[in-house]
Molecule: SAM riboswitch aptamer (S box leader)
Organism: Alicyclobacillus kakegawensis NBRC 103104
RNA sequence: CUCUUAUCGAGAGUAGGCGGAGGGACUGGCCCUAUGAUGCCCGGCAACCGGCCACGCGCACGGUGCUAACUCCUGCGGAUGGAUUCCGAGAGAUAAGAG
Numbered sequence: 001c002u003c004u005u006a007u008c009g010a011g012a013g014u015a016g017g018c019g020g021a022g023g024g025a026c027u028g029g030c031c032c033u034a035u036g037a038u039g040c041c042c043g044g045c046a047a048c049c050g051g052c053c054a055c056g057c058g059c060a061c062g063g064u065g066c067u068a069a070c071u072c073c074u075g076c077g078g079a080u081g082g083a084u085u086c087c088g089a090g091a092g093a094u095a096a097g098a099g
Base pairs, nucleotide, nucleotide: 001099002098003097004096005095006094007093008092013042016041017040018039022032023031024030026075028073029072043067044066045065048063049062050061051059052058053056071091076088077087078086079085
């Protein structure tokens, strides 16, 4: 990098530390941000894989992951259309496995 399977409506700092200008994948929007973004550390959440046992709606020890907004909305197709709403796909993310 590609493929397969599963999940993506819940949860997690309202005075933590460092550090300083960007960030929310991409498009178009709409937002967040010097009342301090992204990032790193710490804390926390969750329970996919491993582990453990009391074998469960268990624990949270190890490997990831996550910690603004439904994956922030959207992009393609369908239904309804006045606004809109709903369904599916695609794209994306994460885990486990395979090449």